[in-house]
Predicted 3D model of an 84-nucleotide RNA (transfer RNA) from a Candidatus Moraniibacteriota bacterium.
């Protein structure tokens, strides 16, 4: 240098004709069960505001189409393939 895959919660990862972001797993926490403990069940688990109800962010960065973007376009970064 040219083509080409990939980038989402603490983690693996779902969401596919552009229509409720965290589903399902595993971690963590609390509790339940035990003499204790492992296993095993319930329940909760982006973020930030609030006493709650609820609000507002948030899919590598940015921008841009659109009523409506993780998804479609450009541009940038990180990576991993392939060609020279």
């Nucleotide at each position: 240098g040219g083509g080409g895959g990939u980038g989402u919660g603490g983690u693996g990862a779902a969401a596919u004709u552009g229509g409720u972001a965290u589903a399902c797993a595993c971690g963590u926490a609390g509790c339940g069960u035990u003499c204790a403990g492992a296993a095993c069940g319930c329940u909760a688990u982006g973020a930030u505001c609030g006493c709650a109800a609820g609000g507002u962010c948030g899919u590598g960065a940015g921008a841009g189409u659109u009523c409506a973007a993780a998804u479609c376009u450009c541009u940038c970064c990180a990576u991993c393939c392939c060609c020279a």
Annotation:
The sequence was found in a public genome assembly. Rfam family: tRNA. It is annotated as a transfer RNA. Rfam describes the family as follows. Transfer RNA (tRNA) molecules are approximately 80 nucleotides in length.